[in-house]
Predicted 3D model of a 71-nucleotide RNA (transfer RNA) from Bacteroides faecis.
The prediction has a mean pLDDT of 80.
RNA sequence: GCGGAAAUAGCUCAUUGGUCAGAGCGUUGGCAUUCCAGCCAGAGAGUGGGGUUCGAUUCCCUGUUUCCGCU
Numbered sequence: 001g002c003g004g005a006a007a008u009a010g011c012u013c014a015u016u017g018g019u020c021a022g023a024g025c026g027u028u029g030g031c032a033u034u035c036c037a038g039c040c041a042g043a044g045a046g047u048g049g050g051g052u053u054c055g056a057u058u059c060c061c062u063g064u065u066u067c068c069g070c071u
Stems, first nucleotide, its partner, number of pairs: 001070007010025004018054001027042005047063005
């Protein structure tokens, strides 16, 4: 340099255009307990920009970063 894949919560992942973006672990508060385990509740997220659409995490273009392969 070329080709491919990926980017969503603190971490690992879901989510095939219609919303309140979910799950596990973690975290905060509470209950209970000698402790652990357990139960209830809460906070917390779409990589930047532009476009298409009545409506975009999802489709298109472009930038950035990461990974894989080729040279």
The RNAcentral record of the sequence draws on ENA. It matches the Rfam family "tRNA". Rfam classes the family as a transfer RNA.